[in-house]
Context: one part of a larger RNA
RNA sequence: GCCAACGAGUUGAUGCAGGCUGCUGACUAAGCCCUUAUGGGGUGGAGUCUUAGGGAAACCGAGUGUUAAUAGCGCGAAAAUUUUAAGUAGUCUGCAUCAGACCCGAAGCCGGAUGAGCUUCCCAUGAGCAGGGUGAUCCCUCGCGAAAGCGAGGAGGAGGCCCGAACCGAUACGCCGUGCAAUACGUUCGGAUGACUUGUGGGAAGGAGUGAAAAGCUAAUCGAAUUCGGUAAUAGCUGGUUCUCUCCGAAAUAGCUUUUGGGCUAGCGUCUAGUGAACCCUCUAGGGGUAGAGCACUGGAUGGUUUGAAUAGGGGGAAACCUCGUCAGACUAAUCAAACUCCGAAUACUAGAGAUUAAUACUAGGCAGUUAGACUGUGGGCGCUAAGGUCCAUUGGUCGAAAGGGAAACAGCCCUGAUCUCCAUCUAAGGUCCCUAAAUCUAUGCUAAGUGCACGUAAGGAGGUGAGAUUUCUCCGACAGUGAGGAGGUUGGCUUAGAAGCAGCCAUCCUUUAAAGAAAGCGUAAUAGCUCACUCAUCAAGAGAUUUUGCGCCGCAGAUAAUCGGGGCUAAGCAUAGUACCGAAGGUGAGGAUGCCAGAGUUCCUCGGAACUCUGGCGUGGUAGGAGAGUAUUCUUGACUGCUGUGAAGCUCUGCGGUGACGCAGGGUGGAGUGUCGAGAAGUAAGAAUGUUGGC
Numbered sequence: 001g002c003c004a005a006c007g008a009g010u011u012g013a014u015g016c017a018g019g020c021u022g023c024u025g026a027c028u029a030a031g032c033c034c035u036u037a038u039g040g041g042g043u044g045g046a047g048u049c050u051u052a053g054g055g056a057a058a059c060c061g062a063g064u065g066u067u068a069a070u071a072g073c074g075c076g077a078a079a080a081u082u083u084u085a086a087g088u089a090g091u092c093u094g095c096a097u098c099a100g101a102c103c104c105g106a107a108g109c110c111g112g113a114u115g116a117g118c119u120u121c122c123c124a125u126g127a128g129c130a131g132g133g134u135g136a137u138c139c140c141u142c143g144c145g146a147a148a149g150c151g152a153g154g155a156g157g158a159g160g161c162c163c164g165a166a167c168c169g170a171u172a173c174g175c176c177g178u179g180c181a182a183u184a185c186g187u188u189c190g191g192a193u194g195a196c197u198u199g200u201g202g203g204a205a206g207g208a209g210u211g212a213a214a215a216g217c218u219a220a221u222c223g224a225a226u227u228c229g230g231u232a233a234u235a236g237c238u239g240g241u242u243c244u245c246u247c248c249g250a251a252a253u254a255g256c257u258u259u260u261g262g263g264c265u266a267g268c269g270u271c272u273a274g275u276g277a278a279c280c281c282u283c284u285a286g287g288g289g290u291a292g293a294g295c296a297c298u299g300g301a302u303g304g305u306u307u308g309a310a311u312a313g314g315g316g317g318a319a320a321c322c323u324c325g326u327c328a329g330a331c332u333a334a335u336c337a338a339a340c341u342c343c344g345a346a347u348a349c350u351a352g353a354g355a356u357u358a359a360u361a362c363u364a365g366g367c368a369g370u371u372a373g374a375c376u377g378u379g380g381g382c383g384c385u386a387a388g389g390u391c392c393a394u395u396g397g398u399c400g401a402a403a404g405g406g407a408a409a410c411a412g413c414c415c416u417g418a419u420c421u422c423c424a425u426c427u428a429a430g431g432u433c434c435c436u437a438a439a440u441c442u443a444u445g446c447u448a449a450g451u452g453c454a455c456g457u458a459a460g461g462a463g464g465u466g467a468g469a470u471u472u473c474u475c476c477g478a479c480a481g482u483g484a485g486g487a488g489g490u491u492g493g494c495u496u497a498g499a500a501g502c503a504g505c506c507a508u509c510c511u512u513u514a515a516a517g518a519a520a521g522c523g524u525a526a527u528a529g530c531u532c533a534c535u536c537a538u539c540a541a542g543a544g545a546u547u548u549u550g551c552g553c554c555g556c557a558g559a560u561a562a563u564c565g566g567g568g569c570u571a572a573g574c575a576u577a578g579u580a581c582c583g584a585a586g587g588u589g590a591g592g593a594u595g596c597c598a599g600a601g602u603u604c605c606u607c608g609g610a611a612c613u614c615u616g617g618c619g620u621g622g623u624a625g626g627a628g629a630g631u632a633u634u635c636u637u638g639a640c641u642g643c644u645g646u647g648a649a650g651c652u653c654u655g656c657g658g659u660g661a662c663g664c665a666g667g668g669u670g671g672a673g674u675g676u677c678g679a680g681a682a683g684u685a686a687g688a689a690u691g692u693u694g695g696c
Stems, first nucleotide, its partner, number of pairs: 001696006011099014025049003031043005053060002063075004102240002105237001109230006120204009129194001131163003134159001139154006167191003172187003206222001208218003243630006253266005267370002269367007278360001281354006292343001293341002298337003302333008313324004373399004377394006404415003419592004424588003430582003433567003439579001441578006452569002460554002464551010481538005487511003492506003517532001520531003593620012631685001633682008642674002650669008
């Protein structure tokens, strides 16, 4: 991992609600008696509920409590309408409470025991430490000294001394790492006469021991050992929870919460009963201060004019004063505002009327689930007008709980809501060269960049190219090209080494002319030289400037050729207009199933109604969840006085029936039990729980 078996809402008591049944006041409990005895019958009215309420109670009573009150008020009674209500007991179903309470699962807490043959410390008694080195004190001899003593030599053998085996340890690296080993092995390393190591016996224990102290160790277990019990501890947490079909179908919000991944109440779902249009829509009437707009208030910011202020602003002037600036005010022009408003919608909200006869709405009760939401559109706050960000609103949409088609792929986008069958047909979004269903469609343009072929990248740059607008020059010859001229006073004056059109400053005239600047650019040390403006000739018909706009270009650098989904395309790209076609579980067509409503018919009836058949209409996606109807398994009981060696159950193959769970028949195998119908009772359905046991 697979297979098989086992594996989870049970039982009791009490209560609430609903269904069914008995009675009309209902019911017995314990006990006792009888019996064909896990059962049944009888007796038993003690007691419980109801028939009257109010008060804490005494108590009073259709009233009572409060109170001084015959007041008021609270809770009751009574009255009215309709259907007849209402009560009590049993049983079933749903739910709640208490119990293990749907099942499995802690770490833990407490109690009693068992452990110091591991390890820590201690006690008693034994044992062990190759070899080598160093050479303390005391002592002896000699020398010196007055002495204390000092020096030399000898002898001696101290030390938590030195080197280093055994022994004890474990520094670094390697190796091993399903190992030789639940800590080893190799090399290296520390101590090695000591606070040394070790044998044997003994002592100290669980909130306790022991500890040269690391919360170390206390039997591979230690921030509280092990084992059994309390014990099915508790778990607002995780996981799991077993057959079918039908009807409806949520929420991820508010308030409170030692509360935020949990609860309670409300909201939203479902079922039952009731009210009966109260819902929605249209019209009418209202109040508002949002969007917008505005500047009349409050406040912000800008330009202009003007007034005022400052013994200490700057400049000018002898001064008067002028000018620049600063601050404050007024006026004026154009503006801004969530916490401004002289104004002011659309929606929304409230009320009334009308229409619709069908979705609704509301009331009471049973049972829930939900209270982690997500994206998208719109209006906003925070943030960077960042985020697949975050927080609100819009009871917007979708997903959640929704499949199908499109967007290459893609919960939340676009289209559309799957009752079942069909090798019928029409469409939506989106598409129509091939992959790939359908136009290589029609018309007119644009693009040359593979731009583009779903969306999507800037500022800036550029005689790319198309369309338009305004305007200038032009056969009295434009624009471009070509030929020629482009001069003189003069090297203007100043400055300067020089300054001659062309370093710089000032001025920028006159003359000859068709025209020619005291010079627009290059150039020289300065000149020179080459162009330009300007003019003439030649040529010959358009030439130029500004601006709006369409499509393109550059800007534009990455890791597969890595891409338009691909091939590929010059349209199969872009724009405008049009006609066909394709395209979904949508619509239509044909047939069937089922829920609800309405009508008709038949049967039954407790006379309220129920069941079945047909016709018509509207429906039938669905998680949590509510409601309904069924299937299967085991056992009990009654009937079939069922079936069965002429072959039961079980297993297996085939066929048939049912919406389905499932059922039936035939064949084979098997070899002894077992079915159908009515009723009842449950150890009643397996794919999941790192499920349990067994097998492979």